RNAcentral holds the sequence, with entries from Ribocentre. Glycine riboswitch aptamer from a Comamonadaceae bacterium, 105 nucleotides, folded computationally. Its Rfam family is "Glycine riboswitch aptamer". Rfam's curators write: This family represents the bacterial glycine riboswitch. Gene Ontology term of the family: glycine biosynthetic process. Its mean pLDDT, the model's own confidence on a scale to 100, is 78. The organism belongs to Comamonadaceae, within Bacteria.
[in-house]
RNA sequence: CGCGCCCUGUCAGGAGAGAGCGCCCCAACCGCAAGACGCGGGCGCCGCCGAAGGCGCCAGGCGCGAUGCGCUCAAACGCUCAGGCAAAAGGACUGGCAAGUGCUC
Numbered sequence: 001c002g003c004g005c006c007c008u009g010u011c012a013g014g015a016g017a018g019a020g021c022g023c024c025c026c027a028a029c030c031g032c033a034a035g036a037c038g039c040g041g042g043c044g045c046c047g048c049c050g051a052a053g054g055c056g057c058c059a060g061g062c063g064c065g066a067u068g069c070g071c072u073c074a075a076a077c078g079c080u081c082a083g084g085c086a087a088a089a090g091g092a093c094u095g096g097c098a099a100g101u102g103c104u105c
Base pairs, nucleotide, nucleotide: 002105004103005102006100008098009097010096011095012094013093018046020045021044022043023042024041025040030038031037032035047085048084049083053081054079055078056077060072061071062070063069064068
């Protein structure tokens, strides 16, 4: 100096699943039909989704008192704790640009 990776910022793309039901409230946020309001808030009851995060493990590796047990252990797989189920927002991940100079060559 250069390729690649990583990280940060920014731009573009980005799935799934009840605007569920019941009761209460209008102090605050949001909405407009402007209040005995709900698409807002609180509590409860079910149904459902997996792509923030989290948890589990295959192979492999290691160990042992050994034909099995234990430890380690990835994912877009599994779970559904968290989160979510109109739009918006969020969103794993993908690509472009810029910067950093951390890693490898």